The RNA shown here (Fluoride riboswitch aptamer (crcB RNA motif)) has 77 nucleotides and comes from a Verrucomicrobiota bacterium.
RNA sequence: AUCCGGCAAGGCAAUGGAGUUUGCCUUCUCCCGCGACGCGGGAGAAAAUUGCGUGAGCUAAUGACUCCUUCCAAGCA
Numbered sequence: 001a002u003c004c005g006g007c008a009a010g011g012c013a014a015u016g017g018a019g020u021u022u023g024c025c026u027u028c029u030c031c032c033g034c035g036a037c038g039c040g041g042g043a044g045a046a047a048a049u050u051g052c053g054u055g056a057g058c059u060a061a062u063g064a065c066u067c068c069u070u071c072c073a074a075g076c077a
Base pairs, nucleotide, nucleotide: 009026010025011024012023013022016068017067018066019065020064021063027045028044029043030042031041032040033039034038051058052057
């Protein structure tokens, strides 16, 4: 220097929020600060991701579990 693995953290999993958990992605650029060639913070880009159908149209608030909320239908008080 490169590659692999682990830990931590962040992001994603076709309509909202939260907790837990599973899987997937994690590289780069710029700016600022400092105890200064290393560390810390911030911003952006990229990746994961973005259902099916030629059309008409169809399923679904979960990747999974639980709770809350929105909408629709039926019944009861």